[in-house]
RNA sequence: GCGGUAUUAGCUCAGCUGGUAGAGCGCGACGUUGCCAUCGUCGAGGUCGCCGAUUCGAAUUCGGCAUACCGCU
Numbered sequence: 001g002c003g004g005u006a007u008u009a010g011c012u013c014a015g016c017u018g019g020u021a022g023a024g025c026g027c028g029a030c031g032u033u034g035c036c037a038u039c040g041u042c043g044a045g046g047u048c049g050c051c052g053a054u055u056c057g058a059a060u061u062c063g064g065c066a067u068a069c070c071g072c073u
Stems, first nucleotide, its partner, number of pairs: 001072007010025004019056001027043005049065005
């Protein structure tokens, strides 16, 4: 220098053919009455890495950039 993969909640990750973003763990409250744990219910938590483009509509398509990993020269 070229190519590929990944980037979504605090962490690990889903998200189909473009149509209002989810799970598990963790956190908070309650059930709960001595305390803790377990279990159950409810809740909080997201500019979907960044900037543009296309579209009535973008996590999803296209371009550029950034970071990490892998490969080629």